[in-house]
RNA sequence: GUCGAGAUAAUUUAAUGGUAGAAUAAUGUACUCGUAAUACUUAAAUACGGGUUCAAAUCCCGUUCUCGACC
Numbered sequence: 001g002u003c004g005a006g007a008u009a010a011u012u013u014a015a016u017g018g019u020a021g022a023a024u025a026a027u028g029u030a031c032u033c034g035u036a037a038u039a040c041u042u043a044a045a046u047a048c049g050g051g052u053u054c055a056a057a058u059c060c061c062g063u064u065c066u067c068g069a070c071c
Stems, first nucleotide, its partner, number of pairs: 001070007010024004018054001026042001028040003047063005
């Protein structure tokens, strides 16, 4: 340089154009003499910029970053 794949919560991930969900981690409460475990609860995310659409995490274009293949 060319081609391909990917980017969603602190982490791992789901969501075939129609209310963004779960687990772990974290906060708080209960339980306990105390801690752990357990139960309940709360907060937290679609890389960035445009386009298409009544409606975009999803489709299209560009940018950035990561990974892989070729040279």
A computed fold for a 71-nucleotide RNA from Candidatus Organicella extenuata, annotated as transfer RNA. The coordinates come from a structure-prediction model, not an experiment, and the mean pLDDT is 84. Lineage of the source: Bacteria > Pseudomonadati > Verrucomicrobiota > Candidatus Organicella. It matches the Rfam family "tRNA". About the family: Transfer RNA (tRNA) molecules are approximately 80 nucleotides in length. Gene Ontology term of the family: triplet codon-amino acid adaptor activity. The family's RNA type in Rfam is transfer RNA. RNAcentral holds the sequence, with entries from ENA.